Context: one part of a larger RNA
RNA sequence: GCCUCUCUAAGGAACUCGGCAUAAUGACACCGUAACUUCGGGAUAAGGUGUGCCGACGGUAGGUGAUGUGCCUGCGCACAAAGCCCAAGUCGGUUGCAGUGAAACGGGGGUAGCGACUGUUUACCAAAAACACAGCACUCUGCAAACUCGUAAGAGGAUGUAUAGGGUGUGAUGCCUGCCCGGUGCCGGAAGGUUAAGAGGAGGAGUCAGCCGCAAGGCAAAGCCCCGAAUCGAAGCCCCGGUAAACGGCGGCCGUAACCAUAACGGUCCUAAGGUAGCGAAAUUCCUUGUCGGGUAAGUUCCGACCUGCACGAAUGGCAUAACGACUUCCCCACUGUCUCGGAGAGGCCCUCA
Numbered sequence: 001g002c003c004u005c006u007c008u009a010a011g012g013a014a015c016u017c018g019g020c021a022u023a024a025u026g027a028c029a030c031c032g033u034a035a036c037u038u039c040g041g042g043a044u045a046a047g048g049u050g051u052g053c054c055g056a057c058g059g060u061a062g063g064u065g066a067u068g069u070g071c072c073u074g075c076g077c078a079c080a081a082a083g084c085c086c087a088a089g090u091c092g093g094u095u096g097c098a099g100u101g102a103a104a105c106g107g108g109g110g111u112a113g114c115g116a117c118u119g120u121u122u123a124c125c126a127a128a129a130a131c132a133c134a135g136c137a138c139u140c141u142g143c144a145a146a147c148u149c150g151u152a153a154g155a156g157g158a159u160g161u162a163u164a165g166g167g168u169g170u171g172a173u174g175c176c177u178g179c180c181c182g183g184u185g186c187c188g189g190a191a192g193g194u195u196a197a198g199a200g201g202a203g204g205a206g207u208c209a210g211c212c213g214c215a216a217g218g219c220a221a222a223g224c225c226c227c228g229a230a231u232c233g234a235a236g237c238c239c240c241g242g243u244a245a246a247c248g249g250c251g252g253c254c255g256u257a258a259c260c261a262u263a264a265c266g267g268u269c270c271u272a273a274g275g276u277a278g279c280g281a282a283a284u285u286c287c288u289u290g291u292c293g294g295g296u297a298a299g300u301u302c303c304g305a306c307c308u309g310c311a312c313g314a315a316u317g318g319c320a321u322a323a324c325g326a327c328u329u330c331c332c333c334a335c336u337g338u339c340u341c342g343g344a345g346a347g348g349c350c351c352u353c354a
Base pairs, nucleotide, nucleotide: 001349002348003347004346005345006344007343008342010340011339014338019335027051028050029049030048031047036041038172052094053093054092055091056090057089062085063084064083067080068079069078070077071076095099107333108332109331110330112328113327114325115324119131120130135170136169137168138167139166140165141164147156148155149154173320174319175318176317178250179249180248183247184246185243186242187241188240189239192238193237194236198232199231203227204226206224207223210219211218212217251269252268253267254266255265278312279309290306291305292304293303294302
């Protein structure tokens, strides 16, 4: 010097990102117990008191019940009762520094955020506010169901049948969930436009029996073969409607009230429609340590307000919410070597011949 442990004057979080770690609390009985609440909880809330041993009530209350008796015949009923086990409580006494004498054995309270809850998760850096969850909603599916696996046979769904099954979103509960269907998607519609293969075959090309021609060459039926116009051709798309707990979206400028300020009000432009309720410097606020209030001697955090929301907002749910949480924030009590700031001791190790 390192590791593990014990003690420590005075102070008591001044330590630190942060009370991390330590300490403290602790058992049982009794007293007592707030806000809030979904009336279950919260609650071991909080906060107190007692605890050994001896004696007395008293071997009492109580438990167990040998055995005996009666009625009876059912593993019946009633009565008496030995032996054994043995409190609680009250009173009195006694003892130590200390009586749950060691050990095991909750620290507590307040506040706010998030998630309702119990659960689940990154095996080996993340346990959470993430996932799941009951509940809610939309949507598909009439049964050889939809959907999934498989080339198929087949299987699951399900030996189920719409109070069922699949998919998606939201996420207990309470109060609610506004406006927009122009775009994208989905559903419905079928009049018109567009439209493939195919049908169709106008027309055209090649070839050549033959014909014309002195020749070069030209014309050319049938057949074979190639190209091919009009016309008829579904769904889809265009088109017409519906649909937002489908994907999503939810404005700007100017003026105006008898102080000032502000603007219930007016004008104008644009839009599919211009953000309703509720919440709001928020897990969201850039400016920002916004401003005011509270708490501190002093508070970029915290709590309560305000609203100028850079850039909240309603099942990509909004706002509340008792209970719950090895979650996160801030404060207080208790407690402490975390610290002021160190010190002492025990054991082990390093070093050293020791």

A computed fold for a 354-nucleotide part of an RNA from a metagenome, annotated as large-subunit ribosomal RNA, domain IV. Rfam family: Bacterial large subunit ribosomal RNA. RNAcentral holds the full RNA, with entries from SILVA.